Order: sequence, then structure tokens, then C1' cells
RNA sequence: AGGGCUCAACUUCAUACACCUCAUAUAACGAUGGGAAUAUGGCCCAUAAGUCUCUACCCGGUUACCGUAAAUAACCGGACUAUGAGGGAAAGCGGUCGACAC
Repeated sequence: AGGGCUCAACUUCAUACACCUCAUAUAACGAUGGGAAUAUGGCCCAUAAGUCUCUACCCGGUUACCGUAAAUAACCGGACUAUGAGGGAAAGCGGUCGACAC
């Protein structure tokens, strides 16, 4: 000086899956048809629409309203899904340096 094994430290790079946060979509919203319950009740099924959008379109509660009929209303809290951005951890590849034996 070069090559090689193992270990440790530092560092660069890029990133699948998963997780978390945020943004956009959608208002977990509105419409129609059929059926069901009835003040201890207020739901079920289907259809189309809404999204540069796949899916979803419900749950719980509060207040009101309906004097037993066929119809609910306002408000509060709670998701999933699609796409994008960000985050930390872990793992991985490479580089540098040190130790070690040959």
C1' cells in the first nucleotide's frame, strides 16, 4: 500500500407494508317508491342522484312534534372509503472511520 472476515460507531440515500396527523371529496346530506312501529313508537327494503372519486350514506343522544294517524323536525357527538401531503419508529442498501485475526 492492497485484499478479506467479524464487530462497533458515524453518516448519506431511497423506500414497500403498517401506524399517526392533516388536506381534498361529502353536507356520513337531500329525493322517490314499497312495507313496518305508534307517546315504552318514530324503523326496514329498494331505486336513482350527489363526489374531476371507488366505497359508504349509518349509530347513539337531547329537545320538539304527532292524542293513535301517517308522517317526522331541529340540534349535539361519533366513522369508513378514495386520493394527496407530512410525521416518527423499525428494517434495508451504500459510504467513511476504528478495532481484530490472516